[in-house]
RNA sequence: AGAGUUUGAUCCUGGCUUAGGAUGAACGCUCGCGGCAUGCUUAACACAUGCAAGUUGAACGGGAAGUGGUGUUUCUAGUGGCGAACGGGUGAGUAACGCAUAAGAACUUGUCCUUGGGAGGGGAACAACAACUGGAAACGGUUGCUAAUACCCCGUAGGCUGAGGAGCAAAAGGAGAAAUCCACCCAAGGAGGGGCUCACGUCUGAUUAAGCCAAUAGUUGGUCAGGUAAGAGCUUACCAAGGCGAUGACGAGAGUGGUUCUUAGAGGAUGAUCAGCCACACUGGGACUAAGACAUGGCCCAGACUCCUACGGGAGGCAGCAGUGGGGAUUUUUCCGCAAUGGGCGAAAGCCUGACGGAGCAAUGCCGCGUGGAGGUGGAAGGCCUAUGGGUGGUCAACUUCUUUUCUCGGAGAAGAAACAAUGAUGGUAUUUGAGGAAUAAGCAUAGGAUAACUCUGUGCUAGCAGCCACGGUAAGACAGAGGAUGCAAGCAUUAUUCGGAAUGAUUGGGCGUAAAGCGUCUGUAGGUGGCUUUUCAAGUCCGCCAUCAAAUCGCAGGGCUGAACCCUGGACAAGCGAUGGAAACUACCAAGAUGGAGUACAAUAGGGUCAGAGGGAAUUUCCGGUGGAGCAGUGAAAUGCAUUGAGAUCAGAAAGAACACCAAUGGCGAAAGCACUCUGCUGGGCCGACACUGACACUGAGAGACAAAAGCUAGGGGAGCAAUGGUAUUAAGAGACCCCAGAGUCCUAGACGUAAACGAUGGAUAUGAUAGGUGCUGUGCGACCGACCCAUGCAGUGUUGUAGCAAAUGCAUUAAGUAUCCUGCCUGGGGAGUACGUUCACAAGAAUGAAACUCAAAGUAAUUGACAGGAUCCCGCACAAGUGGUGGAGCAUGUGGUUUAAUUCGAUGCAAAGCGAAGAACCUUACCAGGGCUUGACAUGCCGCGAAUCCUCUUGAAAGAGAGGGGUGCCCUCGGGAACGUGGACACAUGUGGUGCAUGGCUGUCGUCAACUCGUGCCGUAAGGUGUUGGGUUAAGUCUCGCAACUAGUGCAACCCUCGUGUUUAGUUGCUACUAUGAGUUUCGAACCCUGAAUAGACCGCCGGUUUUAAGCCGAAGGAAGGAGAGGAUGAGACCAAUUCAUCAUGCCCCUUAUGCCCUGGGGACACACGUGCUACAAUGGGAGGGAAAAAGGUCGCGAUCUCGUGAGGGUGAGCUACUUCCAAAAACCCGUCCUCAGUUCGGAUUGCAGGCUACAACUCGCCUGCAUGAAGCAGGCAUCGCUAGUAAUCGCCGGUCAGCCAUACGGCGGCGGUUGCGUUCCCGGGCCUUGUAUACUGUGAUUACAUAGGAGCUCGCCAUAUUUGAAGUCAUUACCCUUAACCGUAAGGAGGGGGAUUCCUAAGGUGAGCUCUGCGACUGGAGUGAAGUCGUAACAAGGUAGCCGUACUGGAAGGUGCGACUG
Repeated sequence: AGAGUUUGAUCCUGGCUUAGGAUGAACGCUCGCGGCAUGCUUAACACAUGCAAGUUGAACGGGAAGUGGUGUUUCUAGUGGCGAACGGGUGAGUAACGCAUAAGAACUUGUCCUUGGGAGGGGAACAACAACUGGAAACGGUUGCUAAUACCCCGUAGGCUGAGGAGCAAAAGGAGAAAUCCACCCAAGGAGGGGCUCACGUCUGAUUAAGCCAAUAGUUGGUCAGGUAAGAGCUUACCAAGGCGAUGACGAGAGUGGUUCUUAGAGGAUGAUCAGCCACACUGGGACUAAGACAUGGCCCAGACUCCUACGGGAGGCAGCAGUGGGGAUUUUUCCGCAAUGGGCGAAAGCCUGACGGAGCAAUGCCGCGUGGAGGUGGAAGGCCUAUGGGUGGUCAACUUCUUUUCUCGGAGAAGAAACAAUGAUGGUAUUUGAGGAAUAAGCAUAGGAUAACUCUGUGCUAGCAGCCACGGUAAGACAGAGGAUGCAAGCAUUAUUCGGAAUGAUUGGGCGUAAAGCGUCUGUAGGUGGCUUUUCAAGUCCGCCAUCAAAUCGCAGGGCUGAACCCUGGACAAGCGAUGGAAACUACCAAGAUGGAGUACAAUAGGGUCAGAGGGAAUUUCCGGUGGAGCAGUGAAAUGCAUUGAGAUCAGAAAGAACACCAAUGGCGAAAGCACUCUGCUGGGCCGACACUGACACUGAGAGACAAAAGCUAGGGGAGCAAUGGUAUUAAGAGACCCCAGAGUCCUAGACGUAAACGAUGGAUAUGAUAGGUGCUGUGCGACCGACCCAUGCAGUGUUGUAGCAAAUGCAUUAAGUAUCCUGCCUGGGGAGUACGUUCACAAGAAUGAAACUCAAAGUAAUUGACAGGAUCCCGCACAAGUGGUGGAGCAUGUGGUUUAAUUCGAUGCAAAGCGAAGAACCUUACCAGGGCUUGACAUGCCGCGAAUCCUCUUGAAAGAGAGGGGUGCCCUCGGGAACGUGGACACAUGUGGUGCAUGGCUGUCGUCAACUCGUGCCGUAAGGUGUUGGGUUAAGUCUCGCAACUAGUGCAACCCUCGUGUUUAGUUGCUACUAUGAGUUUCGAACCCUGAAUAGACCGCCGGUUUUAAGCCGAAGGAAGGAGAGGAUGAGACCAAUUCAUCAUGCCCCUUAUGCCCUGGGGACACACGUGCUACAAUGGGAGGGAAAAAGGUCGCGAUCUCGUGAGGGUGAGCUACUUCCAAAAACCCGUCCUCAGUUCGGAUUGCAGGCUACAACUCGCCUGCAUGAAGCAGGCAUCGCUAGUAAUCGCCGGUCAGCCAUACGGCGGCGGUUGCGUUCCCGGGCCUUGUAUACUGUGAUUACAUAGGAGCUCGCCAUAUUUGAAGUCAUUACCCUUAACCGUAAGGAGGGGGAUUCCUAAGGUGAGCUCUGCGACUGGAGUGAAGUCGUAACAAGGUAGCCGUACUGGAAGGUGCGACUG
């Protein structure tokens, strides 16, 4: 400090995820030790049992124990004193002076400290106790006796009030032999504690606000009283009507700060342990006592719950320490001790202390230690991998040697203790010492990427993994196991939470044209901000100093436990709030002034600015009349409709309503919406000029107010045209568009609605701005000019282009999206959703405000490359057109599908499979089927034994095979044996036309012989990429040329190669023969011609003319055998189709191994049908019979002449030929004459019968050929579709390969004869360059599964406040009803006083009533999202096939459609 993830790739926006730290944690696996910490986060749920607050006999009277007695001592129920308000626990409540920080005045304070003073005189009781007595118990009752530091009276000091007077009003003793000590009362002061007040700070929600509180009231204030320790509506009475609130009243959740965690910091989260404050003690209320409580290990009452009971009554409160149940993912021992520290009481000894000190349990956390160290390779072994060579394991182990932290067993043994001494729970612990023996001690997670670490096996979209992207469909580095590896380590992973990364709420530190995001526009309140100069002041600001910010914590230094964690000591920092002293620049305040901002007045001016009134013409429709006479109208095509009762057309007249052509524009005005015939009236705003006046009067603007297209609403008018909607017609169904009829509305007046793609998708204002501007338009000045145009220049507005700058890019660019300031609105992933609920507004339609559950890992912006388009431009091609001949109809051949079969082996399936693999299926081939056999095998290598090998015969069998016999004895040799071959045996293996062409190589098809495909360097762009390769011409061509930020280059194109076409030279055998010789001859001669082989020439737009850019080129002419690539062939760039082939071959992996291998016999060609490719025909341009001319290729296991036999296929014979010599071999169409005469024929030949021939071991399934006989369909082929541009189509024969023969009508070649047409590129198909668009798949209904959610008749848990009723306990008050007997007064009666009762106000819980809010359930209903396949259509994306979208209205199964207005995205 970043990283992964949207895309084919890129940049950006934006979310999701991840690496780090932390925890009072939990869970999984594992576990040796020690130190220090921590340990119910959930049920403030209920609690059994024990303990947690007592002490004092030196306050008091008694009692008891003990003693022989006195005295002393000890214990103590009760009275009295002090304490129990501390300590300990918990966080329910509380949004508050509760807490934090900083101040303050009207108070109090037991014990403690200091100072001053004092304690005189009297008195009466009550417990205990005794007697009697009630009750189950708890607990009492009556009578009597008694003490005090308990209680009472008088006196005095002293205090209270601003002062005086009056009034009120203290005390106690104890111990000691004594000194003296302790205690008591009053007053003043202190320390520490407590109460009160105030400033500031302290979370979320506006779907909580014209609100809240209180309303016959304490709400806000005042006055007199009361009350309190103390100020105060704290309380009562009276008076006034106030108080709080957008600076958030009100309501809901929550103890709070020091701190803790995290962060670079700012911040964010947190509130366990520790220490401070607050609150609470089963729930609610209340007071008493006291210095202090509204107390709870105290009291009273009410309620819930639990327990005891003799049913009459009683008792209780672990959120103290342990512990139990329950809840829960989860949290310990019913331990030891007061030895230390601290607390209560006491004069003290001492007693009490679950505070505390310790131990136990738990890896819960932090820190430390160990599980051994050194040596040790022919690199042992198992395991794993392997290319079989090895590698890894791995110095690891074994083995040798050493050590003993730890462990086990012994010895010694603390500090903490402070006082002369005594006193240790911890603890026989820490520590130390001796002995023993490597002995007792390693796991967890991960390994596709981010992220360190890789292979094998199994599995086969299964099992599973997964935080994100994603993995798994037979070669998984992602699942599971294994081997080795990586990381951390007594722990390691996971889960949860939190901070970080996240600049992803942005103060530091973000944005808003198109990604989410500027209110439709303006006016203006609060608020925020504010121009120049000079004063005042010191609020903000800045500086110094003071006080505070508890301790602990963090950080620094030092020290103590062996070291660390831990602990101790010291000093220190900083924010903040407060006090004080200064400064005066800036902001604010005060005062004064000026004028530039702003405004007013003046003088001109432009304009569809607003409102009202008046007038006008063209057009449309309707009505009336005339002329006229057959159709009109409408559409893609039709029909409904109108028309001889006279339409349409045309002429004249009348009426009505709505809208205003041309001018007109990139133009004008207005805040926006918007505004256009002409004239008139009223009226708002702007701008220019000049510089008179005011003197900062300004900008923005939450709430608020005003205006606001179209549609739609209400009421009343109007209604020509247009037109939602409805109806009819049309149409292959349906819908839409178009046609016809009716028609809300559109128009006007008055209201109301308040929304649009209300858009520049760009809030308003101000300044700046590089001497970056250029160029138009509108309004108005000024200069020059006599004047107009032109020219120069200023202000205001409105366009375009463009530099800097900005920006993700696109783009913006003085009218900013640049640079800055001020104010305001808005955004924070997509969907759900602008939906639900609530509220406000509206007549309604609806508008405004505006969520969540759930779900996804993306959604999106800009640009790039390709692909596509029922987008555009240009060009090409037998692509169309113009022609010609076919296919499709018939019969047959052949291939395929389908069906059949034991098997009909397999593969190929649009073009680019289908006379294809197969250039030859009777056996073989052959891979298939049935049957018979073999198992180291038909074949290869290695080992051993025997035999040479070859050959012949017999038996059996369908054959393979099995059995028997005969013959033979070779070659080399170092005599051991070896080589070849055959045979037998055991094991490694061999074999497979078995699978996967989606694991592959190689080969091949296709686009396409189309003109394309790329690289290097440079340049442009953030990048993907672009440029080059585009553009103007040209070409068959990215062929060439010109231009150009490109310049070179490569693969393709072309050329080089082969064949054909012409000439020359050379060579003439087997080829040729013009001439010559010869009776003839395959004789001789010849080298001219033909031919053959080799070499060479020739063609290049070279020359001429025209044209084009003086180019490339094109057109034409000449010459030439050939002219613009002369004709044909071979030659096939890169990419695409997971194209074909594992059955040509090769090959990875998988599978089979007495079989999926091998051998043999026999079988395998089917046939209702459909398709493809062909052959033969349908005839007279023909058929039958008879006579006359090529080229190429092949031939010795061959071609085979001649002669002969046969009607023929063919047989016999066998010359010649290893080939320019010989043979196949006859070429056929054609020509000549002849027959047939338009018909199912002398066309056509299928089919069938008989008889033969050939090949072969074999011709039945299943060959070819011949002869005779038979003589089917077919009379030119519907929709549709194919080939072909010149020696081509068409037509005619010939040959070859494979091959014993043949299915060949196929395939590959050869020549003979030999055309028609081509205007041209509108259209169909395919392709190429450039350019435009793009969401590369998507939308909605209905059906189905499960989930969440809204409504819902109602039912229901709870909270809150309220009205009324009843009203416990209780304080204050009232009352003289009852009792009264001690202190005091009084001679007494009696009084004061006391106790009880009753009453008023207040009031808890409860009852009743009506509410607000909220939880859960709910028949049924609504939409939404998710899942897998499916139904109906095809709305959107391309001009998406009607451009789309926004608002609104109507309408339809659904997407949607249409109308009106707006936008360009």

Predicted 3D model of a 1465-nucleotide RNA (small-subunit ribosomal RNA) from Triticum aestivum. RNAcentral holds the sequence, with entries from SILVA. Taxonomically the source falls in Triticum (Eukaryota, Mesangiospermae, Liliopsida, Triticeae). Its mean pLDDT, the model's own confidence on a scale to 100, is 81.